[in-house]
């Protein structure tokens, strides 16, 4: 000097990276619980469904309808602001453990594992969320971006063209090896 391993250390992508928290604010929404008057006139609720059990509430009117009054919140979004980082994170699927009155099957919520996809951003149609036509996620398409490999063209910087994935790149350390 090259090479080569390394769960080692420190970076890059980008002022539209990524994610939490905290503050405002607009939708939620004149919704929904509540209370009032009529009408009716027997059931109703506890996530769905089950042979079904248990509880509350109900002729002092259950559930439903109309019509007043009076009136929210969650998840979600936008700015701003601090905070942690570059599998940052996201998204599927499985399993376990809890909670949703009790058994059962499901669902849905919170938490951990495990496994698979995805370099990062932007639209666009479809698909699922979702009060949303916001936004958020997904396959697929095109852009564009940043790194690597390969040809190709320069002295050189770099430029083109393809094509790959972050278990990557780049720079240092460390060990081996080699001149």
């Nucleotide at each position: 000097u090259g090479g080569u391993a390394g769960a080692u250390u420190a970076g890059a992508g980008g002022u539209u990276g990524c994610g939490a928290c905290a503050u405002u604010u607009a939708a939620g929404a004149g919704u929904a619980a509540u209370c009032c008057a009529u009408c009716u006139g027997a059931g109703a609720a506890a996530g769905a469904a089950g042979a079904g059990g248990u509880u509350u509430c109900a002729a002092u009117g259950a559930c439903g309808a109309u019509g007043g009054a009076c009136g929210a919140a969650a998840g979600g979004a936008a700015a701003u602001g601090c905070c942690g980082c570059c599998g940052a994170a996201g998204a599927a699927a499985a399993u376990u453990a809890c909670a949703a009155c009790c058994c059962u099957u499901c669902u849905u919520g919170u938490a951990a594992u495990u496994u698979u996809c995805u370099g990062g951003u932007u639209a666009a149609a479809g698909g699922g969320u979702c009060a949303a036509u916001a936004g958020c996620u997904u396959c697929u398409u095109a852009a564009u971006u940043g790194u690597c490999u390969u040809c190709a063209a320069g002295c050189a910087a770099u430029u083109g063209a393809u094509g790959g994935a972050g278990c990557g790149c780049u720079a240092a350390c460390u060990g081996c090896c080699u001149u």